Predicted 3D model of a 156-nucleotide RNA (c-di-AMP riboswitch aptamer (ydaO/yuaA leader)) from an Actinomycetota bacterium. It was read from a public genome assembly, where an Rfam model found it. The organism belongs to Actinomycetota, within Bacteria. The coordinates come from a structure-prediction model, not an experiment, and the mean pLDDT is 76. It matches the Rfam family "c-di-AMP riboswitch aptamer (ydaO/yuaA leader)". From the family's description: This family represents a conserved RNA structure found upstream of the ydaO and yuaA genes in Bacillus subtilis and related genes in other bacteria.
RNA sequence: AGUGUCGGUCUGCCUAAUCGUCGGGUCCCCGAGGAUCCGAGGAGCGGGGGAACCACCGGUCGCCGAAGUGGCGGCCUGGGGCGAAUCGUCUUCGGACGUAGCGCACGUUGAGCGCGAGCCCGUCAGCUCACCUCGCAGGCAUUUCAACGAUGGAGC
Numbered sequence: 001a002g003u004g005u006c007g008g009u010c011u012g013c014c015u016a017a018u019c020g021u022c023g024g025g026u027c028c029c030c031g032a033g034g035a036u037c038c039g040a041g042g043a044g045c046g047g048g049g050g051a052a053c054c055a056c057c058g059g060u061c062g063c064c065g066a067a068g069u070g071g072c073g074g075c076c077u078g079g080g081g082c083g084a085a086u087c088g089u090c091u092u093c094g095g096a097c098g099u100a101g102c103g104c105a106c107g108u109u110g111a112g113c114g115c116g117a118g119c120c121c122g123u124c125a126g127c128u129c130a131c132c133u134c135g136c137a138g139g140c141a142u143u144u145c146a147a148c149g150a151u152g153g154a155g156c
Base pairs, nucleotide, nucleotide: 011141012140013139014138018043019042021040022039023038024037025036026035027034028033044136045135046134047133048132049131054126058076059075060074061073062072063071064070078124079121080120081119082118087098088097089096090095101115102114103113104112106149107148108147109146110145111144
């Protein structure tokens, strides 16, 4: 001097996942003040449940009925939520190849790159006014290039 790794801070990114106030504890500090943890509540952002109207009404077998779009019973199959993360083919069952959709740092277009998971409810929930209720975690690091626009800053 360069490269790699780890930790902290700042600044940003994905995401709803942010910002204050009050009280208590701990730490730093001469002090002012700051950091962090716990609790309470507020603002903001996001989700679920929940009328009327509207929409929806699994398959199969048997019985009843004149019959039907009807009724009863048995058997089989459940259904739903958060999220971009659905679906198809193949599979040595590990995944592979695609795909709806999503992200790439102000926007659009083009090219290029990446993701396309996981978790939860528990037989129950369509939409949905009033109303009720829940969450604010986690994971990342030079952030691809060009054109056209937009915004802001610095200097003169």